This is a predicted structure of a 350-nucleotide part of an RNA (small-subunit ribosomal RNA, central domain) from an uncultured prokaryote. It matches the Rfam family "Bacterial small subunit ribosomal RNA". Its family is annotated with ribosome and structural constituent of ribosome in the Gene Ontology. The full RNA is in RNAcentral, with records from ENA.
Context: one part of a larger RNA
Order: sequence, then C1' cells, then structure tokens
RNA sequence: CUGGGCGUAAAGCGUACGUAGGUGGUUUGUUAAGUUGGAUGUGAAAGCCCAGGGCUCAACCUUGGAACUGCAUUCAAAACUGAUGAACUAGAGUAUGGUAGAGGUAAGUGGAAUUUCCUGUGUAGCGGUGAAAUGCGUAGAGAUGGGAAGGAACAUCAGUGGCGAAGGCGACUUACUGGACCAAUACUGACACUGAGGUGCGAAAGCGUGGGGAGCAAACAGGAUUAGAUACCCUGGUAGUCCACGCCGUAAACGAUGUCAACUAGGUGUUGGGAUGGUUAAUCGUCUCAUUGCCGCAGCUAACGCAUUAAGUUGACCGCCUGGGGAGUACGGUCGCAAGAUUAAAACUC
Repeated sequence: CUGGGCGUAAAGCGUACGUAGGUGGUUUGUUAAGUUGGAUGUGAAAGCCCAGGGCUCAACCUUGGAACUGCAUUCAAAACUGAUGAACUAGAGUAUGGUAGAGGUAAGUGGAAUUUCCUGUGUAGCGGUGAAAUGCGUAGAGAUGGGAAGGAACAUCAGUGGCGAAGGCGACUUACUGGACCAAUACUGACACUGAGGUGCGAAAGCGUGGGGAGCAAACAGGAUUAGAUACCCUGGUAGUCCACGCCGUAAACGAUGUCAACUAGGUGUUGGGAUGGUUAAUCGUCUCAUUGCCGCAGCUAACGCAUUAAGUUGACCGCCUGGGGAGUACGGUCGCAAGAUUAAAACUC
C1' cells in the first nucleotide's frame, strides 16, 4: 500500500458557512475523451512457461511455439460515464396565507430575597458545629416595625416541554432581526450533496483598558480536627463572578455516535400544524406532515445494547485510528500581551 476499522476496546474536527476537488435527478439528439471490439506496426535477444531434439541421464545446449497483460496508428460500436444542444419536474429554491417558540441584539420597567445605612421598639445574647472555638454584641447586637441605597439573579408557571449549527437561551414590555413547521396553489428549472485549505461563531476559567461590586468566593488570615492537616468543617476575605470594548480558542465542547440521501414490522406517550367524522359548541375518534421520548421485531453487535431520531441495508463526500510508556512531550513553524493554543517526533523501555 491493499485489507480492516472509529457509541463504550486506538479512532468523528466543538460547530457552521464555503473555495478547489470528488460525487450528482428524468427524457431525447449530437459527439466519441473514457469504455468495448477488429486490423496493422512495434513490444531486441537471452531468460521464465509449453512441445520436441542433442550430449549414456541430468545440469547444460538447441529448435519451434506461447507469452511479452504495454504503446502507437487506423476502422467500427454508442449501452454506461464525460462533453454539448433541446426539453421536463419527483431533488433544491422562490412567492402567498397561517402557526409555535427561554432563537439573537438593544433600550426601558418590575417584584420577592440577601447585604449595608438611618430610625422606632426592646435586652443579653447572637452566630456556628459532630462538639467547639475564632467572630459579632451593653459604644445596645441578634429579633421585630418603618425608610433609604446598591448590585446580582429572575421563585411559582416548568414539562425526557420549546428554540438554536454548536456553545447556549428562562421576570415583563417595546423596537430591530435570524431560522423552523404546516396548507394549498403558482413560479424557477438540477440551481444539488460533501467539502482539503480558508473564514465566522464558540461554556467556564484566564488576560488588557475603563467602570461596578449586594451575595458568593480561588489566594490569603484566623479557629477547629489531626501524629501532622499547607485539606475536608467553621469565622472572615481579595482577585474573580457583573457591564463596555478588545484578546484567548480550549472542555467528559458528550448522543463519548461527522454531514446528506434512499429503503426496512409494530406499539405507546409528547410538542407544533393540517384534513376529516360523531357534534351547535366544549370535547372525543380517525388519518396525515414535522418535532421530541419510551418499549420492541427483523437485522446488526465481542457483549452491553442499537433498532424509521439505527449502532440495520446501501450510496456520496470529508475527518480520524494502527501496541503500552516516553508524549499530546521536545525541537522547529504559525498564532497570542501573557497564560498558553495548534501542528508534532525520536532515542530509550516493556
């Protein structure tokens, strides 16, 4: 390399858009690049292979054949692939009318709670733990009533509910804005799928500048525990958590399952539409499209399990794997303010 694989054994890029490339629906005409067949030339000899012959046999030598799977020229075929012309509508998209939604961005508003401050009542404890202590409190705490400030998060509704490509998104209102689904027609006419490089987005933590800071809380301090306790528990507490702008680009970024398409028993819930029947309606049944769960047949699987949301049966394209350690490390390159990220070995060893 071929072959074999990638849910859990090594292996699906975090995710999308998209360039090159690869692949590509139906009908028909032309062409003849691929493809198929014929002919001619060439494909040195020797060797290999086959059938003979010569050394007493063999090795060896020798004659003939086959082979040389290739290349070139030429003639022909036209199913398939390609190219090109014409057409189509089942893929894809556009228009129309509806529907649901924590999809996104910005501005504004609200109530509960925590904390702090002011003030009234009131008196000796509060707090915390397995038990304590540090801590707070007679300079009046904790408790309770009233008021104010400020920041952050949005109880109930809430649901294997919804939306989003993923990360993720949850109070309310408004503005702007992306996508999805359904129905019935009309239109475009293959405009499609995938996607090396590339580009955008990308939790938390972290970084830069300027704000903000209620609660929580790395670091840190103290109290306990303990043989010790740089911890677990307690009292405090700074970065940070929040906002704006700019970086970082990683996660068990998980369904540990790449994207797209087709096909292959059922049963039962769920969400959003539509049709139809019982029916005035409420509501109930049947069918259907899309979503999201559970159970389960065939089949698959090492087993667990998966099973129309496949890990089944196939096709297209991409990514990735090749014993453990060394090591996702060193060196070099690229990126970054840094932290570091990314690409990525070898010696040696079992």